[in-house]
RNA sequence: GCUCCCAUCAUCUAGCCUGGCCAAGGAUAUGAGGCUUUCAACCUUAAAACUCGGGUUCAAAUCCCGAUGGGAGCA
Numbered sequence: 001g002c003u004c005c006c007a008u009c010a011u012c013u014a015g016c017c018u019g020g021c022c023a024a025g026g027a028u029a030u031g032a033g034g035c036u037u038u039c040a041a042c043c044u045u046a047a048a049a050c051u052c053g054g055g056u057u058c059a060a061a062u063c064c065c066g067a068u069g070g071g072a073g074c075a
Base pairs, nucleotide, nucleotide: 001074002073003072004071005070006069007068010028011027012026013025020058030046031045032044033043034042051067052066053065054064055063
């Protein structure tokens, strides 16, 4: 230098290929309440995320372009 892959709550992850519903779902952790003599466990509930910029579209986490970061291969 060229080609390819990845980026989503604090952490892990589903959804992306095939755009649309209910304001992105689940697990762990955390806050509150319940249960319990108390703790744990269990039940209920809350907060919390689409790496960034642009484009296409009525509508983008999803499609297209670029950037950033990480990884793999070739030279």